c-di-AMP riboswitch aptamer (ydaO/yuaA leader) from a Vulcanimicrobiota bacterium, 140 nucleotides, folded computationally. It was read from a public genome assembly, where an Rfam model found it.
RNA sequence: GCUGUUGGAUCACGGAGUCCGGCCUAGCGCGCCGGAGCGGGGGACUACCCAGGGCAGGGGUUAACGCGCCGGUCGGCGCGCGGGCGAUUUCUUCCGUCCGAACCCGUCAACUAACCCCGUACGUGUGGAAGAGGGAGCAG
Numbered sequence: 001g002c003u004g005u006u007g008g009a010u011c012a013c014g015g016a017g018u019c020c021g022g023c024c025u026a027g028c029g030c031g032c033c034g035g036a037g038c039g040g041g042g043g044a045c046u047a048c049c050c051a052g053g054g055c056a057g058g059g060g061u062u063a064a065c066g067c068g069c070c071g072g073u074c075g076g077c078g079c080g081c082g083g084g085c086g087a088u089u090u091c092u093u094c095c096g097u098c099c100g101a102a103c104c105c106g107u108c109a110a111c112u113a114a115c116c117c118c119g120u121a122c123g124u125g126u127g128g129a130a131g132a133g134g135g136a137g138c139a140g
Stems, first nucleotide, its partner, number of pairs: 002140005011125004018036006037120006057108001058105004065080007081100005088134008
């Protein structure tokens, strides 16, 4: 370099949501603490100070939004838009299919260096075709 073949739960996917150390435990896991990584928000204003409850205005996380119509406050339908669809992987196109929830701030929020704050959950085992490119193990 060519040809053939292969990957699977101790694994793999969506997602920022992972990793390391310590404590705990018979041990693992869970949990707690700390650090790293990753993700998100606030932040150049204002001015007597502090505090409680609620959500109509407005804003934020997220794919989870916009418009129109109908009934009438919450539903239904349609269009657009956004997101997912695993077995080596990335991108593009087409068809199909599913989803568009939930939560938070509290009258405030453009961007934003310094600086400050928060999260690191949860849900799964799952369609196809075409084109372009990248890569691993094994055998010859």

Description
Lineage of the source: Bacteria > Bacillati > Vulcanimicrobiota.